The prediction has a mean pLDDT of 82. This is a predicted structure of a 461-nucleotide part of an RNA (small-subunit ribosomal RNA, 3' major domain) from a bacterium.
Context: one part of a larger RNA
RNA sequence: UGACGGGGACCCGCACAAGCGGUGGAGCAUGUGGUUUAAUUCGACGAUAAGCGAGGAACCUCACCAAGGUUUGACAUAUAGCUGCAAGCCCUAGAAAUAGGGUCGCCUACGAGGGUGCUAUACAGGUGCUGCAUGGUUGUCGUCAGCUCGUGUCGUGAGAUGUACGGUUAAGUCCGGUAACGAGCGCAACCCCUAUUGUAUGUUGCAAUUUCAUACGAGACUGCCCUGGUAAACAGGGAGGAAGGCGGGGAUGACGUCAAAUCAGCAUGGCCCUUAUACCUUGGGCUACACACGUGCUACAAUGGCCAGUACAAUGGGUCGCUAAGCCGAGAGGCGGAGCUAAUCCCACCAAAGCUGGUCUCAGUUCGGAUUGAAGGCUGCAACUCGCCUUCAUGAAGCUGGAAUCGCUAGUAACCGCGUAUCAGCCAUGGCGCGGUGAAUACGUUCCCGGGUCUUGUACA
Numbered sequence: 001u002g003a004c005g006g007g008g009a010c011c012c013g014c015a016c017a018a019g020c021g022g023u024g025g026a027g028c029a030u031g032u033g034g035u036u037u038a039a040u041u042c043g044a045c046g047a048u049a050a051g052c053g054a055g056g057a058a059c060c061u062c063a064c065c066a067a068g069g070u071u072u073g074a075c076a077u078a079u080a081g082c083u084g085c086a087a088g089c090c091c092u093a094g095a096a097a098u099a100g101g102g103u104c105g106c107c108u109a110c111g112a113g114g115g116u117g118c119u120a121u122a123c124a125g126g127u128g129c130u131g132c133a134u135g136g137u138u139g140u141c142g143u144c145a146g147c148u149c150g151u152g153u154c155g156u157g158a159g160a161u162g163u164a165c166g167g168u169u170a171a172g173u174c175c176g177g178u179a180a181c182g183a184g185c186g187c188a189a190c191c192c193c194u195a196u197u198g199u200a201u202g203u204u205g206c207a208a209u210u211u212c213a214u215a216c217g218a219g220a221c222u223g224c225c226c227u228g229g230u231a232a233a234c235a236g237g238g239a240g241g242a243a244g245g246c247g248g249g250g251a252u253g254a255c256g257u258c259a260a261a262u263c264a265g266c267a268u269g270g271c272c273c274u275u276a277u278a279c280c281u282u283g284g285g286c287u288a289c290a291c292a293c294g295u296g297c298u299a300c301a302a303u304g305g306c307c308a309g310u311a312c313a314a315u316g317g318g319u320c321g322c323u324a325a326g327c328c329g330a331g332a333g334g335c336g337g338a339g340c341u342a343a344u345c346c347c348a349c350c351a352a353a354g355c356u357g358g359u360c361u362c363a364g365u366u367c368g369g370a371u372u373g374a375a376g377g378c379u380g381c382a383a384c385u386c387g388c389c390u391u392c393a394u395g396a397a398g399c400u401g402g403a404a405u406c407g408c409u410a411g412u413a414a415c416c417g418c419g420u421a422u423c424a425g426c427c428a429u430g431g432c433g434c435g436g437u438g439a440a441u442a443c444g445u446u447c448c449c450g451g452g453u454c455u456u457g458u459a460c461a
Base pairs, nucleotide, nucleotide: 001461002460003458004457005456007455008454009453010452011451012450013449015445016444019408020407021406022405023404026298027297028296029295030294031293032292033291034289035288042053043052064284065283066282067281068280069279070278073123077122078121079120080119081118082117085115088103089102090101091100092099093098125273126272128271129270130269134267135266136262137261138260139258141256146185147184148183149182150181151180152161153160154159165176166175167174191250192249193248194247196218197217198216199215200214201213202212221244224238225237226236227235228234300401304360305359306358307357308356309355310354316347317346318345321340322339326335327334328333367398372393373392374391375390376389377388378387414437415436416435417434418433419432420431
């Protein structure tokens, strides 16, 4: 100087408390461990792994396994020699890769050359190893308020001071004071969205002042008043105002910590393989299942289930696409083909919870929907391993969950549906967004956890 303390003082945070809803029990989905397996590819492991990489594992992906094949190679560049030839299509063998045969066949000056193929050589190739050789990127402490420098001063020196102290703040924010005076990276502001309004312009939007869209402005600054305070920073209250003291949200992450994560996104040093650790193909596997854990979905019902009627959104996506009207089907869906490169047309008259009426009457039920049987639909070369959807039948566990544990302070939690990326299809109950309905509680800081400042002890560095 740090680090640590079941030392002290002060302060903060959904940290506790006060509340609301969950998890832990059930079934299922999904990830992980373990076990099994020819293989169940690999990575991630408290917080900071486990609906994570994966924003789509039937083939492909693919790295794993079995079998069948190739060896200048699926791909790149170069040299030398040879080569009028490739690809595609058809036939035969085969699981295919591939092999054999046939057909077709580019420019040209017929030489060279380009292209193609063969041989040879340099080389290619590697999701092989090392994240403890690295770049880049990321998580975390933490959006916590800290981390430093120049000059000066003090100290033999390591260092200190500045950055301590009194107030104050979300903040090393600001004020006062001061052997310090200044400065930098952080804080804040500048950027984006949103709440109010003016002007202008509007098609595809609008009956209409307008809604809406786009652009440029206005507006909020403790500016005004009162009180407290050091004639301060600031704090409390009030007026006006759409909005008030950081208005709400986002982006933004200091010096550093964890030899944190990633060589399998990519790049890259070194090492290793080179008739194989490279490459092609078919099939299988990543989907196994005595079990254990994480994250979710659906429930256990009457604030409910079912039936009928009826109302109100926003974000988005669409030409290899979205697909209307109409018709067929009980339905998934099929036929159909208008319109739309989209404020025009379509998904989609878009919603659901809601509201109105009816029924069920507390029951393992008209709750719950797992599981299984049958019949169909769709995508795709192909749904057996291993897809989704529909209808009929079947109707399991489950009567609110032990110890323990998680999230959330307002348009939030909770409940409700809608859209979208990936994508042929989809195992999406996941991720990312969007709107609808819309709470309760916070006395307080003793305690638990994490953090900041000062101080103290130390046999630690």